[in-house]
């Protein structure tokens, strides 16, 4: 300078233009002499930023900010 993948909970990760969801991690309870396990709940997201398309956008376009990969 080209092309390409990713960015959704505190982690790690689903999610075919139609209610954004699990696992763990933390927090309440329950059980326990206590601890841990083990079991029930409850919280926790303006889907990187911005504009657009459309009744309806994490999905679709542009355009930009990081992270990685490749080619010169």
């Nucleotide at each position: 300078g080209c092309c390409g993948a990713c960015a959704u909970a505190g982690c790690u990760c689903a999610a075919u233009g139609g209610u954004u969801g699990a696992g763990c991690a933390a927090c309440u309870g329950c059980u326990u002499c206590g601890u841990a396990a083990g079991c029930a709940g409850a919280a926790g997201g303006c889907u990187g930023g911005a504009g657009g398309u459309u009744c309806a956008a994490a999905u679709c376009c542009u355009c930009u900010u990081g992270u990685c990969g490749g080619c010169u």
This is a predicted structure of a 72-nucleotide RNA (transfer RNA) from a Candidatus Obscuribacterales bacterium. Its Rfam family is "tRNA". Rfam's curators write: Transfer RNA (tRNA) molecules are approximately 80 nucleotides in length. Taxonomically the source falls in Candidatus Obscuribacterales (Bacteria, Bacillati, Candidatus Melainabacteria).